About this RNA:
This is a predicted structure of a 73-nucleotide RNA (transfer RNA) from an Oscillospiraceae bacterium. It matches the Rfam family "tRNA". It is annotated as a transfer RNA. Rfam links the family to the GO term triplet codon-amino acid adaptor activity.
RNA sequence: GAUCCAUUAGCUCAGCAGGCAGAGCACCUGCCUUUUAAGCAGGGUGUCCCGCGUUCGAAUCGCGGAUGGAUCA
Numbered sequence: 001g002a003u004c005c006a007u008u009a010g011c012u013c014a015g016c017a018g019g020c021a022g023a024g025c026a027c028c029u030g031c032c033u034u035u036u037a038a039g040c041a042g043g044g045u046g047u048c049c050c051g052c053g054u055u056c057g058a059a060u061c062g063c064g065g066a067u068g069g070a071u072c073a
Stems, first nucleotide, its partner, number of pairs: 001072007010025004019056001027043005049065005
């Protein structure tokens, strides 16, 4: 330098033939308890890596960029 793959919640990851953004763990609030833990009830907490474009509508499609990884040179 070329090609390919990955990037979604605090972490690990689903969702990707365009139509409400999710699971587990963790976390937060309240109750209970002298306190903690456990238990009970409730809560998704998010610029889907960034920008631009296509579209009525984009996590999903196109282009450019960033970071990490693999292969080749």